[in-house]
RNA sequence: UAGAGGUUGCGGGUGCCAAUAGUACCUUAGCCUAGCAGUCAAAGCUGCGAUUAGGCUAUUCGGGAAAGGGGCAUUCGCCGAAGGAGUCUUCGUCUUUGAAGAAGAUCUUCCUGGGACUUGAGAGAACAUCUCAAGAACUGUCACCUUGCUAUAGUAGGGUGAAGAGCUA
Numbered sequence: 001u002a003g004a005g006g007u008u009g010c011g012g013g014u015g016c017c018a019a020u021a022g023u024a025c026c027u028u029a030g031c032c033u034a035g036c037a038g039u040c041a042a043a044g045c046u047g048c049g050a051u052u053a054g055g056c057u058a059u060u061c062g063g064g065a066a067a068g069g070g071g072c073a074u075u076c077g078c079c080g081a082a083g084g085a086g087u088c089u090u091c092g093u094c095u096u097u098g099a100a101g102a103a104g105a106u107c108u109u110c111c112u113g114g115g116a117c118u119u120g121a122g123a124g125a126a127c128a129u130c131u132c133a134a135g136a137a138c139u140g141u142c143a144c145c146u147u148g149c150u151a152u153a154g155u156a157g158g159g160u161g162a163a164g165a166g167c168u169a
Base pairs, nucleotide, nucleotide: 001169002168003167006079009078010077011076012075013074014073015072016071017070025063026062028058029057030056031055032054035048036047037046038045039099040098041097042096043095044094082112083111084110085109086106087105088104089103090102091101113139114138117135118134119133120132121131122130123129141162142161143160144159145158146157147156148155149154
């Protein structure tokens, strides 16, 4: 520098579809009520509210979403692809402090070769899916041991072990 593992390899974009959900919300009616809103908490600030805000119940022959996540198709970039933890920087939000959250960086730290399965925990509307930990198998690479084939090489099987900063050319 170029390649390989897998037809369930990894990640991104676009379109469609299901679900979320007849949920949130709106409308109407009745009842309760003085507080309510600005992500969460405290302090402040601002706005709304007895012309009933807000909350509860029902729903006129009522109206009615979306995001994240998922499946399928297609396309792009790839093989630490990528994911996670930690640390740092920035953003936000009416202001300050703290928490949650979002984006970026990280051979400047650690874990994981790969996908699935089981169990537990977390997120999630979800039995989908994702993340983490453990387990026992499968699979690819290399090393060592061993058996066979056809000879030192090579090749097929079996066993043990290791990790991608690896392996092959």

The RNA shown here (Lysine riboswitch aptamer) has 169 nucleotides and comes from a bovine gut metagenome. The model forms 98% of the base pairs in the Rfam consensus. Its mean pLDDT, the model's own confidence on a scale to 100, is 79.